A computed fold for a 1455-nucleotide RNA from a metagenome, annotated as small-subunit ribosomal RNA.
The RNAcentral record of the sequence draws on SILVA.
Model confidence (mean pLDDT): 81 of 100.

RNA sequence: AGAGUUUGAUCCUGGCUCAGAACGAACGCUGGCGGCGUGCCUAACAUAUGCAAGUUGAAUGAGAAAGCACCUUUGGGUGUGAGUAAAGUGGUGUAUGGGUGAGGAAUACGUGGGUAAUCUACCCUCGGGCUCGGGAUAACACUCCGAAAGGAGUGUUAAUACCGGCUAAGACCACGACCUCUUUGGAGGGCGGGGUAAAAGGUGGCUUCUUUAUGGAAGCUAUCGCCUGAGGAUGAGCCUGCGUCCCAUUAGUUAGUUGGUAGGGUAAUGGCCUACCAAGGUGAAGAUGGGUAGUUGGUUUGAGAGGAUGACCAGUCACAUUGGAAUUGAGAUAUGGUUUAGACUCCUAUGGGAGGUAGCAGUGGGGAAUUUUGCGUAAUGGGCGAAAGCCUGACGCAGCGACGCCGCGUGAGCGAUGAAGGCCUUUGGGUCGUAAAGCUCUGUGGGAGGGGGACGAAAGUUUCCGGAGUUAAUAUCUCCGGAUGUUGAUGGUACCCCUUCAGAAAGCACCGGUUAACUCCGUGUUAGUAGUUGUGGUAGUACGGAGGGUGCGAGCGUUGUUCGGAAUCAUUGGGCGUAAAGCGAGUGUAGGCGGGGAGGUAAGUCGAAUGUGAAAUUUCUAGGUUUAACUUAGGAAUUGCAUUCGAAACUACUUCUCUUGAGUUCGGGAGAGGGAAGCGGAAUUUUUAGUGUAGAGGUGAAAUUUGUAGAUAUUGGAAGGAAUAUUAGUAGUGAAGGUGGCUUCCUGGACCGAUACUGACGCUGAGACUCAAAAGCGUGGGGAGUAAAUAGGAUUAGAUAUCCUGGUAGUCCACGCUGUAAAUGAUGAGCACUAGGUGUUGUGGGUAUUGAUCCCUGCAGUGCCGAAGCUAAUGCAUUAAGUGCUCCGCCUGGGGAGUACGGUCGUAAGACUAAAACUCAAAGGAAUUGACGGGGGCCCGCACAAGCGGUGGAGCAUGUGGUUUAAUUUGAUGCAAUGUGAAGAAUUUUACCCAGGCUUGACAUUCUGAGAAUUCCUGAGGAAAUUGGGAAGUGCCCCUUUGGGGGAGCUCAGAGACAGGUGCUGUAUGGCUGUCGUCAGCUCGUGUUGUGAGAUGUUGGGUUAAGUCUCGCAACGAGCGUAACCCUCGCCCUUAGUUGCCAUUAUUUAGUUGGGUAUUCUAUGGGGACUGCCGGUGUUAAACCGGAGGAAGGCGGGGAUGACGUCAAGUCAUUAUGGCCUUUAUGCCUGGGGCUACACACGUGCUACAAUGGGCGGUAUAAAGGGUAGCGAAAUCGCGAGAUGAAGCUAAUUCCAAAAAGCCGUCCUCAGUUUAGAUUGGAGUUUGUAAUUUGACUCCAUGUAGGUGGAAUCGCUAGUAAUUGUGCAUCAGCAUGGUAUGGUGAAUAUGUUCCCGGGCCUUGUAUACACCGCCCGUCACACCACGAAAGCCGUUUGGACCAGAAGUUGGUGUG
Repeated sequence: AGAGUUUGAUCCUGGCUCAGAACGAACGCUGGCGGCGUGCCUAACAUAUGCAAGUUGAAUGAGAAAGCACCUUUGGGUGUGAGUAAAGUGGUGUAUGGGUGAGGAAUACGUGGGUAAUCUACCCUCGGGCUCGGGAUAACACUCCGAAAGGAGUGUUAAUACCGGCUAAGACCACGACCUCUUUGGAGGGCGGGGUAAAAGGUGGCUUCUUUAUGGAAGCUAUCGCCUGAGGAUGAGCCUGCGUCCCAUUAGUUAGUUGGUAGGGUAAUGGCCUACCAAGGUGAAGAUGGGUAGUUGGUUUGAGAGGAUGACCAGUCACAUUGGAAUUGAGAUAUGGUUUAGACUCCUAUGGGAGGUAGCAGUGGGGAAUUUUGCGUAAUGGGCGAAAGCCUGACGCAGCGACGCCGCGUGAGCGAUGAAGGCCUUUGGGUCGUAAAGCUCUGUGGGAGGGGGACGAAAGUUUCCGGAGUUAAUAUCUCCGGAUGUUGAUGGUACCCCUUCAGAAAGCACCGGUUAACUCCGUGUUAGUAGUUGUGGUAGUACGGAGGGUGCGAGCGUUGUUCGGAAUCAUUGGGCGUAAAGCGAGUGUAGGCGGGGAGGUAAGUCGAAUGUGAAAUUUCUAGGUUUAACUUAGGAAUUGCAUUCGAAACUACUUCUCUUGAGUUCGGGAGAGGGAAGCGGAAUUUUUAGUGUAGAGGUGAAAUUUGUAGAUAUUGGAAGGAAUAUUAGUAGUGAAGGUGGCUUCCUGGACCGAUACUGACGCUGAGACUCAAAAGCGUGGGGAGUAAAUAGGAUUAGAUAUCCUGGUAGUCCACGCUGUAAAUGAUGAGCACUAGGUGUUGUGGGUAUUGAUCCCUGCAGUGCCGAAGCUAAUGCAUUAAGUGCUCCGCCUGGGGAGUACGGUCGUAAGACUAAAACUCAAAGGAAUUGACGGGGGCCCGCACAAGCGGUGGAGCAUGUGGUUUAAUUUGAUGCAAUGUGAAGAAUUUUACCCAGGCUUGACAUUCUGAGAAUUCCUGAGGAAAUUGGGAAGUGCCCCUUUGGGGGAGCUCAGAGACAGGUGCUGUAUGGCUGUCGUCAGCUCGUGUUGUGAGAUGUUGGGUUAAGUCUCGCAACGAGCGUAACCCUCGCCCUUAGUUGCCAUUAUUUAGUUGGGUAUUCUAUGGGGACUGCCGGUGUUAAACCGGAGGAAGGCGGGGAUGACGUCAAGUCAUUAUGGCCUUUAUGCCUGGGGCUACACACGUGCUACAAUGGGCGGUAUAAAGGGUAGCGAAAUCGCGAGAUGAAGCUAAUUCCAAAAAGCCGUCCUCAGUUUAGAUUGGAGUUUGUAAUUUGACUCCAUGUAGGUGGAAUCGCUAGUAAUUGUGCAUCAGCAUGGUAUGGUGAAUAUGUUCCCGGGCCUUGUAUACACCGCCCGUCACACCACGAAAGCCGUUUGGACCAGAAGUUGGUGUG
């Protein structure tokens, strides 16, 4: 110090979340020790039991008992216990200490003052005094009442208890005169005489004086006590300035209220109380009311300013079961007192009584949660006492709790075959890991045993000694010093020493990012996880486990709370054009701020000093605990408040003054500025009269409507209302809303120019007031047009809309109300400063001109462009969103919501003010790249149009879906699946089904054993697979001792490792392919530009089939695509002529044979075409158009060739391959069946529906292919399929092989036919082991549907469509499919409006899974939550009234 999260990506705004620190904590897992702290935050709920305030015999009267001893008549007595215990009177304390935080928002607290308006027991200092008397009373005794608590009566007695008298320095009270001070209210001082009020004795010692003459009394003395004064100290009361939470959806409040006079009351001021008088007091600087809360030092966080908080410790306040009250006292309206009332609990004899843990422990209850019914007065502090001492749950200690902070330990060194084992693995290894084992040490700590053993303790006091003081005294007493004895709860604890043992002692959370730390297995949107983003749908670093790692460590995590980060309430330190945010506008009150000069004052300001700011805390420096936490001492700090002195720049106040801010005066012109009255013309409508005849009107098209009762149209007249064409302009004017015919009247403001005057008179503006479009409301008018509502007609699936025909409020006027708008420049007002350029309105100055007018230059408006600057960007830019100052308003995530409730206003509609619960992790701004648009521009394509022929209807073939089935194996599913994988399922294929079998396997590698390999013969079972028997036989290579051994290859048997899988996943993949699309695009480097995503280049002007080329340009270059290079066809040349060819020359039935190689052809190499030439257009370009020549002309025709990418497109069944699954089966073999099923639907084809045809006969002309397990001629047979046959051919030689349409001739004559051929019967041929399921073909017979096909839809632009045959691949056989090939051979294209697809530019976007997007509302059903509801109960509170305890005060009476 920041990070994550909105998006495809970016910048910003903005919220949410996290990392830090803290805690009186709680919960989960775990847990060795010690020190120091700390521990009911909830029920101020209820409380059993014990303890927490007594003490004093040196104030006082009275006064036991047990026990012990003695005596005894055995009944008891005496002594001691003992003047003790217990109780009483009196004194003092109990008002402190301790607890708690309910109440209380104020004099409660804090801080600073005042008290001249006061008190103060005990304590200290200084004076004075303590005299004479008196009567009671408790205790006690007796009697009595009561259950008890308790009480009554009679009698006795004392005091430092109570009372009276004397004295009165001083005090107090009133009076008289005087002095000092003074805020003129008063205060202080002394003087005079007058009045009022005191006391108490105890103890010790002594005999100087008096008396008794033994004690003693009196007295003296010491000490304590008492009374009365003065002062101090301490504590308290009262008054007061300032500070001290939230709500204005609390705006008015107050009758003892505010003040005065008099009196009362108090320690004391005061309406504190009473009487009378006056009518005040308080409040927007927040009264009154409501809510919440003890407060402060401090604590915590923060860099600080601040925020939150108020445990422990300390100061203060309040309270003591709830409310009230007084008594005593120095002090209380009294926590362990009294009294009264209420609630509750307990006792009871039912009559009546008792009680108060928010003291310490403890119990119940509540709660997530908080300890022992401990020890001691040894220390510290307190009460009483002369003292010893007693009391003290204050306090000191201990116990319990990892609740917190701090410290220590759980071992240290060496130790590599890097052991075993776990985990991972690419199988090589890596890692846990020097970790372990093992060896050598140590003893913090722990257990056991033994020994020693604290500090905290000094006072006080006992005894003794010495000294001083008091005194008559050497006594006594007091003080000081010394010696001595005595006192420890903690605790035999801490600590120290000895012996022994590595032995008892590590966990928790996390590991996708944030955030340090990674792999395997399991699971499979399941289980789960999660602070946020999110994760999990079969390869999960995110779930669960494991291994490993990271962090902290006797703890670690989670939860809760606070601050921080959050500049996310911004004083320090934010904003408001578009993200949330400028009031619709003005006038103006309070308030805030305010021009120049001079003098004064000193409130703010600044400086200095003094007092205070308690201690503790924080901090610094030292000290003490082995260290630390902790603690002690000293310093600093305590930013504050008060007082005094000083300074005078600034602000303020005050006095004088100035003119520049502001205003006034005079002269001008401009203007839809406002109000009122009057006037005008054009147009619409209605009406009247005429002309005139059939429609008019309206629409995309119509209809409703209107018209023969005369419309529309047209002409003349009349009525009435509303609005003011042109001029008219980012022109004018007004504060805004707004404002537009003309004239008149009244009136506001701004501007320009000029002079004089006033002298800061100014700016802003909370409340307040005024104005304020349209719509709306009220009353009364008016009503032509228009027009919500509404009616009808259309449109539509519907059409409560758009369109049409009507039409009412309203729109208009007057007077009131409403008070809102995207009331916008989405930009508050004022002042000042900061480059320009160019328009325009008003009005000045200068110059030129005869003049219109032009040019230059001011002021005031109003536009555009633009520099610096600003901005998230867009943009703004002298009219700021720039730079500054002043004042006001407003904002703080989205939704809920500008809503509810309350209040104010309004006739109402509604307006203004204005939340919360709940919910989400975003919502949003600007800009970028795509995609999309029933947005725009340009362009292309058999895309449409123009044509030709089809499909869709029929029959059949084939594929698919569906259905069926034991199986009908499977993939492919819009274009881009469906005559597709399949260039050919009878068996095989074959993956499917049924049945029969095999299990190291049909196939591969390795090992062991046997056998040479191999060949032949033969039988039986079986559907086959499969299962036997016999015979022959020893090859090749090497070694050799010639017996044999080894090896390669093959066969059989066996054993495991393994084989095998057309099993799953094409969403784990490679490769291949389809598609957009043969569309013209897709990118990069460097540079430039932008905060950035990105842009530029690639856009623009032309052009092209083309991002093809050219010109221009912050771009310059380059790459993949295009084109070209390749193949083929078209022309020519060259070379070569056999199997090809035949012009010339012979020859034949025949290029048949000589011969030739010219031609055709074959096949090798070349040429040719390049916008090269001419003309025109074009920018002198690129290019286009036309022409010439040429076989071919502008890419000559065709093919191959497919950019970056898209579709998780297709394929695990071509092959390859990760993972998973299977292993006597999901593998392998065999037989049979199935893939060929069939109510149906779709795709692709074939054949037709006929005469441009069909049948028959004759006749002509190809190309390209294929052939030895082959093509197969001639010839013969058969109606035919075909058979026999065998010549020739490994092919320019031979064969398939006949080309067909065509042409010629003839029949048919428009029919379901001499069309068409399905289906079926019969008979055959051929292939093959096999033709039934299930081949093809032939012949005879049969002769269905079909007469050109609905909506819709497909192909094709020239040698193309159409039509016509032929070959080939697959293949034993099977072709309407595929593919190749020739023959014949058209029509049309004016064009780009539209449909589809595509390219480029631009624009909008709330889309990015990208329009098959996004997204709004309702309803049905189910569930959940909340609300309303007759009434009933409680809590709190205002006003009024009734009853009224104790108590106080007054009066009266009795004693």